[in-house]
Context: one part of a larger RNA
RNA sequence: CUGGGCGUAAAGGGCGCGUAGGCGGCUCGGUAAGUGGGAUGUGAAAUCCCCCGGCUCAACCGGGGAACUGCAUCCCAAACUGCUGGGCUUGAGUACGGGAGAGGAAAGCGGAAUUCCAGGUGUAGCGGUGAAAUGCGUAGAUAUCAGGAGGAACACCGGUGGCGAAGGCGGCUCUCUGGGCCUGCUACUGACGCUGAGGCGCGAAAGCUAGGGGAGCAAACGGGAUUAGAUACCCCGGUAGUCCUAGCCGUAAACGAUGGACACUAGGUGUUGGGAGGUAUCGACCCCUCCAGUGCCGCAGCUAACGCAUUAAGUGUCCCGCCUGGGGAGUACGGCCGCAAGGUUGAAACUC
Numbered sequence: 001c002u003g004g005g006c007g008u009a010a011a012g013g014g015c016g017c018g019u020a021g022g023c024g025g026c027u028c029g030g031u032a033a034g035u036g037g038g039a040u041g042u043g044a045a046a047u048c049c050c051c052c053g054g055c056u057c058a059a060c061c062g063g064g065g066a067a068c069u070g071c072a073u074c075c076c077a078a079a080c081u082g083c084u085g086g087g088c089u090u091g092a093g094u095a096c097g098g099g100a101g102a103g104g105a106a107a108g109c110g111g112a113a114u115u116c117c118a119g120g121u122g123u124a125g126c127g128g129u130g131a132a133a134u135g136c137g138u139a140g141a142u143a144u145c146a147g148g149a150g151g152a153a154c155a156c157c158g159g160u161g162g163c164g165a166a167g168g169c170g171g172c173u174c175u176c177u178g179g180g181c182c183u184g185c186u187a188c189u190g191a192c193g194c195u196g197a198g199g200c201g202c203g204a205a206a207g208c209u210a211g212g213g214g215a216g217c218a219a220a221c222g223g224g225a226u227u228a229g230a231u232a233c234c235c236c237g238g239u240a241g242u243c244c245u246a247g248c249c250g251u252a253a254a255c256g257a258u259g260g261a262c263a264c265u266a267g268g269u270g271u272u273g274g275g276a277g278g279u280a281u282c283g284a285c286c287c288c289u290c291c292a293g294u295g296c297c298g299c300a301g302c303u304a305a306c307g308c309a310u311u312a313a314g315u316g317u318c319c320c321g322c323c324u325g326g327g328g329a330g331u332a333c334g335g336c337c338g339c340a341a342g343g344u345u346g347a348a349a350c351u352c
Base pairs, nucleotide, nucleotide: 003324004323005322006321007306008305012320014202015201016200017199021195022194023193025088026087027086028085029084030083031082033081034080035077036076037075038074039073040072041071042070049065050064051063052062053061054060091192092189093188094187095186096184097183098182099181103177104176105175107173108172109171110154115149116148117147119145120144121143125136126135162169163168207248208247209246210245211244212243216242217241221237222236223235224234259319260318261317262316263315264314267297268296269295270294271293272292273291274290275289277287301308302307325352326351327350334345335344336343337342
């Protein structure tokens, strides 16, 4: 220096932006660093290999050859890579028209429901379970009517649907915002691209700090049951928390258990957004078709099988991450980060 792999066997980084680096479209010219050819010098001897010879053979030894795949200099070549100059438009991007959307932030508003408060009606039970009991109720509960308070979540629409890089996003209105995405048509820039070690940012839930808030739910906790026991499952209560503001934490079955980009490789069917056209028409529905997304089925091919199959796990190219028997162990030690909880990096002895 090199192998084989990563959907489920060990293995895709949670996600993005991007530095170095790696890799990079078509065409013309120059150059000659890489590259190819030639020449010269050098590449000590010994060793290895071939031939001949000397010890009776061999090992060993002597002679000759080849080789030493390298390096340096010079000459030649110019296809490919590099460097350099010019051109191009198909990659990438910009402008313009149209469009869909729970994309993000903030403010305001709304109705249903639960709970609580005060009142009316009205009684003797309600509630809960497999059955009960704890619990609530004659100090008037449950039920019911109208009123008030407060917090949290937004039924139906709702989808096999949409948006977002991921985490994730769902009542309504307005403002701000990414202008992210799709599409149409021309025009413009002219390779400006892909990936991305470090780095930076985002990142569910739980948890932490400070201040608020607290209706419902509910770890812990108390009680009632069940049971041999029951530190559970069931029931009655119930505090952190769940909510808001500011700041931490940085994890996950962060999953499609499938990194990103590009190209190519049968079809069938559904759906979302947009476009073009035909038919028809008042218009729409409908039919055909293009682009982007999202499902199902399925050929070739792939796969250990399951399955995947133009949204690839197929065929290729480029770049990154990761794996290398099980346990010990995601532990110890050290470093870095954190208020802590802990996170991250990450062994060995020993053992099978």
Predicted 3D model of a 352-nucleotide part of an RNA (small-subunit ribosomal RNA, central domain) from a Candidatus Eiseniibacteriota bacterium. Taxonomically the source falls in Candidatus Eiseniibacteriota (Bacteria, Bacteria candidate phyla).